[in-house]
Context: one part of a larger RNA
């Protein structure tokens, strides 16, 4: 100087508590990990910081594992064999999972490309992340870190970087042997919310008029009202889109603690007053954290033709006495089912075949025929689900629940058996709200509810976004768990 203390004092955090909400832990299923089993069940990662993670939803491929079978894609150099042929390829039969001339029989073919040996390469999802780069994660979401000149000390070092108040903040005020600075914080960048002001729009609309249509009212007409249509005309930009800008600065007033500083609180005005809300970026010093299975990044080691290279066939990664973790569905009446009604926002989409309207067939799944769209134009107003109305059910393992099986029909794919998925009929298990424990969370948040995208030939209970409905309870504390600072002790590095 650090580290540690079951030492003291301050401060902070829903990866802490309090007040609560939703749960998880119990059931069934899905999925990851361990174990067991296995020819193989490839493997990494194991407290936070491994375990719906490797963008890891594996039928082949992937694929690294297992059982088998081909090929050389062995550059180059040296030596050898060698045109009287180094070598290559092959029908048929045998052989083989195989229409692999793989090998054998049999002969044809080819023509210096190769073959043999040595050196040396090359390839490797082989080893080593404890040899490395790069990237990521974490310490660590907190406020921390550093040097110049000056001061103190023989020096390591220290002061600056602070008694106090304040802040989300080493943020400011102030104190002051320090002064003036740098990184981080903040500022900054992106998204959201306001603009009747600017620029505009047949890829967005709206207003007026016109045209023809339907419904209703009467006063029965060249009437009035409502609805939807026309790319018919004219205008406009409120709504929509998106460029440039503006807008908030705690502005005004008051209260409180004070040094009448920094601030805090309340009320106004306002679209907006926690840093306006949500993200991104993110210092110094580290870890023998993860990754050689992202890379034609890479050292060394191993292997290199009976291959750990590469391709093909089949299997496995899915196996099931069991243990653990993330989830989905439920246990019903705030519900289930049927009919009707009513509303979104992010996306995405076809040079090899994507998004698919409409029409017809079909119980459905799906099929056939037509079109549109390389997209504000078409799919698509994505007519979404929670929701609302009316019926049926009626507290029962029940019309709750939908596991497990049987049969059948489609679709994707060369291929569906260990059932890819979807649909129909039947079957109808546990589960009557979950012990000890434990997770997440403060507002358009939790929870509920669906949609889109990623992966994708097919397949979500996953992840990443998006909207819809929308609470209860704090607005605090340091008691538990941790973190930061100061003082102190130990003499552990």
């Nucleotide at each position: 100087u650090g580290a540690c203390g079951g030492a003291a004092g301050g401060g902070c955090a829903c990866c802490a508590c309090c007040a609560g909400g939703a749960g998880u832990g119990g059931a069934g299923c899905c999925u990851g990990c361990g174990g067991c089993u296995u020819a193989a069940u490839u493997u990494g990662a194991c407290c936070c910081a491994a375990c719906a993670c490797g963008g890891g939803a594996a039928a082949a491929c992937u694929u690294a594992c297992c059982a088998g079978g081909u090929c050389c894609a062995g550059a180059c150099a040296u030596a050898g064999u060698g045109a009287g042929g180094a070598u290559u390829g092959a029908c048929a039969g045998a052989u083989u999972g195989a229409g692999a001339g793989c090998u054998c029989u049999u002969u044809c073919u080819u023509g210096a490309u190769u073959c043999u040996a040595u050196g040396g390469g090359u390839g490797g999802u082989g080893g080593u992340g404890c040899a490395u780069g790069g990237c990521c994660g974490u310490u660590c979401u907190u406020a921390g870190u550093u040097g110049g000149u000056g001061g103190a000390g023989u020096g390591a070092u220290u002061u600056g970087u602070c008694u106090g108040g304040u802040u989300a903040a080493u943020u400011c005020c102030g104190u002051u042997a320090a002064c003036g600075a740098a990184c981080g914080a903040g500022a900054c960048c992106c998204c959201u919310g306001c603009c009747u002001g600017c620029u505009a729009a047949a890829u967005a609309g709206u207003u007026g008029c016109g045209u023809g249509a339907a419904u209703g009212a009467c006063u029965u007409g060249u009437u009035c009202a409502u609805u939807g249509a026309c790319g018919g005309c004219a205008g406009c930009u409120u709504c929509u889109u998106a460029g440039a800008g503006g807008g908030a600065c705690g502005u005004g007033c008051g209260u409180u603690c004070u040094a009448u500083u920094a601030g805090a609180c309340g009320c106004a005005g306002g679209a907006a007053g926690a840093u306006a809300g949500g993200g991104g970026c993110a210092a110094u010093a580290a870890c023998a954290g993860g990754u050689c299975u992202g890379u034609g990044a890479u050292g060394c080691c191993c292997u290199u033709a009976g291959a750990u290279g590469u391709c093909c066939u089949g299997g496995g990664c899915c196996g099931c006495a069991c243990g653990c973790g993330c989830g989905c569905u439920a246990c019903a009446c705030u519900g289930a089912u049927g009919c009707a009604c009513u509303c979104a926002a992010c996306g995405a989409g076809u040079u090899u075949a994507c998004c698919u309207u409409g029409g017809c067939c079909g119980a459905g799944a799906g099929g056939c025929c037509u079109g549109g769209g390389a997209a504000a134009u078409c799919u698509u107003u994505u007519u979404a689900a929670u929701g609302u109305g009316c019926a049926u059910c009626g507290u029962g393992a029940u019309a709750g629940g939908g596991a497990u099986a049987g049969a059948u029909u489609a679709u994707u794919g060369c291929a569906a058996u260990u059932u890819u998925u979807a649909a129909u009929c039947u079957u109808g298990a546990a589960c009557g709200a979950g012990g000890a424990a434990u997770u997440c969370c403060u507002a358009g948040u939790a929870a509920a509810c669906g949609c889109a995208g990623a992966u994708c030939a097919u397949c979500a209970a996953u992840c990443u976004g998006c909207a819809u409905u929308g609470a209860u309870u704090a607005c605090g504390u340091c008691c538990c768990u941790g973190c930061c600072c100061u003082u102190u002790g130990u003499a552990c590095a």
Small-subunit ribosomal RNA, 3' major domain from a metagenome, 493 nucleotides, folded computationally. RNAcentral holds the full RNA, with entries from SILVA. Its mean pLDDT, the model's own confidence on a scale to 100, is 80.